[in-house]
RNA sequence: GCGGGAAUAGCUCAAUUGGUAGAGCAUCAGCCUUCCAAGCUGGAGGUUGCGGGUUCGAGUCUCGUUUCCCGCU
Numbered sequence: 001g002c003g004g005g006a007a008u009a010g011c012u013c014a015a016u017u018g019g020u021a022g023a024g025c026a027u028c029a030g031c032c033u034u035c036c037a038a039g040c041u042g043g044a045g046g047u048u049g050c051g052g053g054u055u056c057g058a059g060u061c062u063c064g065u066u067u068c069c070c071g072c073u
Stems, first nucleotide, its partner, number of pairs: 001072007010025004019056001027043005049065005
């Protein structure tokens, strides 16, 4: 230099053919318990790496760019 892949909640990861962004763990509150742990119920937490484009509508399509991984030279 060229090609491919990944980036989404604090962490690990989903999200079908473009149509309300979710789960588990963690965290907070409640229940239970003499207390703690475990268990049960509920809540909060998101500019989908960043910046544009297309579209009525983008995590998804498209262009550029950043970081990381793999391969080639």

A computed fold for a 73-nucleotide RNA from an uncultured bacterium, annotated as transfer RNA. Its Rfam family is "tRNA". Its mean pLDDT, the model's own confidence on a scale to 100, is 81. It was read from a public genome assembly.